[in-house]
RNA sequence: UAAGUAGGACAAGUGAUCGCGGCUGUAAUUAUUACAGGUGAGGAAAGUCCGGGCUUCAUAGAGCAGAAUGCCGGAUAACGUCCGGUGGAGGCGACUCUAAGGAUAGUGCAACAGAAAUAUACCGCCACUUUUGUGGUAAGGGUGGAAAGGUAGUGUAAGAGACUACCGCUUUGUUGGUAACAACAUUGGCUAUGUAAACCCCAUUCGAAGCAAGACCAGAAAGAAAACAAUAGAUUUGCUCGAUCUGUUUUCAGGUAGGUCGCUUGAAAUUAUUGGUAACAAUAAUUCUAGAUAGAUGAUCACUCGCGACAUAACCCGGCUUAGCGUCCUACUUAUUUA
RNA sequence: CGGCGAUUAGCGCAGCCCGGUAGCGCAUCUGGUUUGGGACCAGAGGGUCGCAGGUUCGAACCCUGCAUCGCCGACCA
Numbered sequence: 001u002a003a004g005u006a007g008g009a010c011a012a013g014u015g016a017u018c019g020c021g022g023c024u025g026u027a028a029u030u031a032u033u034a035c036a037g038g039u040g041a042g043g044a045a046a047g048u049c050c051g052g053g054c055u056u057c058a059u060a061g062a063g064c065a066g067a068a069u070g071c072c073g074g075a076u077a078a079c080g081u082c083c084g085g086u087g088g089a090g091g092c093g094a095c096u097c098u099a100a101g102g103a104u105a106g107u108g109c110a111a112c113a114g115a116a117a118u119a120u121a122c123c124g125c126c127a128c129u130u131u132u133g134u135g136g137u138a139a140g141g142g143u144g145g146a147a148a149g150g151u152a153g154u155g156u157a158a159g160a161g162a163c164u165a166c167c168g169c170u171u172u173g174u175u176g177g178u179a180a181c182a183a184c185a186u187u188g189g190c191u192a193u194g195u196a197a198a199c200c201c202c203a204u205u206c207g208a209a210g211c212a213a214g215a216c217c218a219g220a221a222a223g224a225a226a227a228c229a230a231u232a233g234a235u236u237u238g239c240u241c242g243a244u245c246u247g248u249u250u251u252c253a254g255g256u257a258g259g260u261c262g263c264u265u266g267a268a269a270u271u272a273u274u275g276g277u278a279a280c281a282a283u284a285a286u287u288c289u290a291g292a293u294a295g296a297u298g299a300u301c302a303c304u305c306g307c308g309a310c311a312u313a314a315c316c317c318g319g320c321u322u323a324g325c326g327u328c329c330u331a332c333u334u335a336u337u338u339a
Numbered sequence: 340c341g342g343c344g345a346u347u348a349g350c351g352c353a354g355c356c357c358g359g360u361a362g363c364g365c366a367u368c369u370g371g372u373u374u375g376g377g378a379c380c381a382g383a384g385g386g387u388c389g390c391a392g393g394u395u396c397g398a399a400c401c402c403u404g405c406a407u408c409g410c411c412g413a414c415c416a
Base pairs, nucleotide, nucleotide: 001335002334003333004332005331006330007329008328009327010326012304013303014302015301016300017299018298020040021039023037024036025035026034027033028032042310046321047320049319050318051317052316053315054210055209056208057207061241062240063239064238066206067205068204069203070202071085072084073083074082075081086100087098088097089096090095101201102200106199107198108195109194110193122141123140124137125136126135127134128133149167150166151165152164153163154162168190169188172185173184174183175182176181214261215260216259217258223252224251225250226249227248228247232246233245234244235243254415255414256413268287269286270285271284272283273282274281275280305308340412341411342410343409344408345407346406349365350364351363352362359396367383368382369381370380371379389405390404391403392402393401
């Protein structure tokens, strides 16, 4: 210098004027107005894909069914998330990816091609024979994603783990490691493929619904029909039981479309120290940081630059995924050149 | 805001659960029939199965992530 890998920060800036939603104070007045002060969106607020808080339903019970997860250890309120490691795959490398239990519990499937698809002799090779055929053979050819471990040799009529060496796999043991697993030794000649993001088996976990949950106040209104009623019905999703309650459910018609709480102080943020490889945890100090309910962040002007992406909270947190103009910083890798 | 469902030919739908050939009706085109048209008969064309990735020998179908469209949900009595 070029190409890359990993991590982090920011998300145009400054000034002026006008405008909008909460909050506080003052004044008028009794639910509004005026003035002043201070405050007001994101890294994803998004998708709603997981997990939790919170609320209600029996404080939630039993069994079946169902769903999710799936190498090992740890973190956490919890998780399908994160951290560290093991095995596998990719890359020269920094590094990245990995739904990664069981196919010897059982069942299913493997189209077409091919002689044969879980079992086999089409061509070939060898022996016998009479041309034809019979027997042996899985070395070689051909089909396929997959065809009786691979390579080399010995051996043989030709061949074959039939035998030998190395590699792969398997059995058993020792050592190291918390473990996944690794290394070494030993053993079997290796009768049998793939698929479990097919059913299934094993292990672990899971009650359901969701702030339009739910609690309270004010106001209005009109009931009708059907079904079933203690051998019944309802009580938050499927079935059976258990428990509780006594009218319940559905449809049509009717009325209200108001207010308060839930609502933002929280597994909170920042800084420092300590423990830990890390995720994270503990301690101390400091800070308060939107809360609307038709829904508030905008407009105009001036200057500067690189001319500004994706996108706008709606009960709240922890993640994941997806979208994204660009700028800056740190560490590292490879190649080339110069010293 | 919350909870569900769908996407396959020009249109309406099957096929997905249990993976190997994409099909039905209407529409379009061609030929026949008719004096001509309609109807009818025979035949043909038309599909990146919404998009991307994965599992598998093989995906419309199984799994994951997106996109688009649609449906439902207030209280009283």